[in-house]
RNA sequence: UGAUGUAGCUCAGUCGGUAGAGCAGUUCAUUCGUAAUGAACGGGUCGUAGGUUCGAUUCCUAUCAUCA
Numbered sequence: 001u002g003a004u005g006u007a008g009c010u011c012a013g014u015c016g017g018u019a020g021a022g023c024a025g026u027u028c029a030u031u032c033g034u035a036a037u038g039a040a041c042g043g044g045u046c047g048u049a050g051g052u053u054c055g056a057u058u059c060c061u062a063u064c065a066u067c068a
Stems, first nucleotide, its partner, number of pairs: 001068005008023004017054001025041005047063005
C1' cells in the first nucleotide's frame, strides 16, 4: 500500500429500504433398528467505534485482526 472480515463452518447478498444458501445442530415422519431420504424449527448487534441519512451490511472516517 492492497485485499478480506456476514449463522458453529464454507460463502452469497445489496449501485442505501428492516439478511439468505449449502453443510452442521434440534425435532418429527419413514425403518424391526441404523444409515439414507423428506418435512419443520432454532441460530447472525453483517470485526469494532463514530459520521452522513427518514433509514447503513451497503456510503465516509478511524481503528482491530488475517493474508499478500
The RNA shown here (transfer RNA) has 68 nucleotides and comes from a pig gut metagenome.
Its Rfam family is "tRNA". Rfam describes the family as follows. Transfer RNA (tRNA) molecules are approximately 80 nucleotides in length. Rfam classes the family as a transfer RNA.
Its mean pLDDT, the model's own confidence on a scale to 100, is 81.